[in-house]
Predicted 3D model of an 84-nucleotide RNA (transfer RNA) from a Bacillota bacterium.
Rfam family: tRNA. It is annotated as a transfer RNA.
The source organism's lineage runs through Bacteria, Bacillati and Bacillota.
It was read from a public genome assembly.
The prediction has a mean pLDDT of 81.
RNA sequence: GCCGAAGUGGUGGAAUCGGCAGACGCGCCGGACUCAAAAUCCGGUCUUGGCAACAAGGUGUGGGUUCAAGUCCCACCUUCGGCA
Repeated sequence: GCCGAAGUGGUGGAAUCGGCAGACGCGCCGGACUCAAAAUCCGGUCUUGGCAACAAGGUGUGGGUUCAAGUCCCACCUUCGGCA
């Protein structure tokens, strides 16, 4: 240099056909249980604003297609693999 794969909350990782994103687990926070703890069980947990109801934003970055994009197209960034 060329070809291919991947990038989603704090973390692992779903959403595989374009149609409710933040499933499920871990971690964290609160509670129950206990003399106290561990284990176990219950609830909560993307961000910002708001007392709340709720609103807006959010899938590496920037554009494009579409009524609608994590998903399709283009460029770039990062990581991994292959070829030379």